[in-house]
């Protein structure tokens, strides 16, 4: 001087995942989920259904299971916040109930995890600094 590793701390990012109490065990707010009447839709071996952006579609290899490649519905990335245009990048997966759930007012009942570091240009609000 560079790189990886590992603790700490402060900022962001995906995301519902955050704040406050209490010595803990735990308990609140805040923010997401599912359950569940009427009316209203609907249709069950071709099983169905939650959670999430993560659904289909082709090709190859493969007995099957499953590998892999292009796509694609949809999602995500800008150091005050949010809209809108445009180009650029990434993802586009995983689990879960079990025979059973449509919407759904009262009620009821859950979870507050995990990961991980940064894209650029133009305009519109809206807020805050600072200076006169």
């Nucleotide at each position: 001087u560079u790189a990886a590793c590992u603790a700490g701390g402060c900022c962001g990012c995906u995301g519902a995942a955050u704040u406050c109490c209490g010595a803990a065990a735990g308990g609140a707010a805040g923010c997401g989920g599912g359950g569940g009447a009427a009316a209203c839709a609907a249709u069950u071996u071709u099983g169905g259904g939650g959670u999430g952006a993560a659904u289909c579609c082709g090709g190859u290899c493969g007995a099957u299971c499953g590998a892999u490649c292009g796509g694609u519905a949809g999602g995500g990335c800008a150091a005050u916040c949010u809209c809108u245009u445009a180009a650029g990048c990434c993802c586009g997966a995983a689990u879960c109930c079990g025979a059973c759930a449509g919407c759904u007012a009262a009620c009821c009942u859950c979870g507050u995890a995990a990961g991980u570091g940064u894209u650029u240009a133009a305009g519109a609000g809206a807020g805050g600094a600072g200076u006169g």

A computed fold for a 132-nucleotide RNA from Effusibacillus dendaii, annotated as c-di-AMP riboswitch aptamer (ydaO/yuaA leader). Model confidence (mean pLDDT): 82 of 100. The RNAcentral record of the sequence draws on Rfam.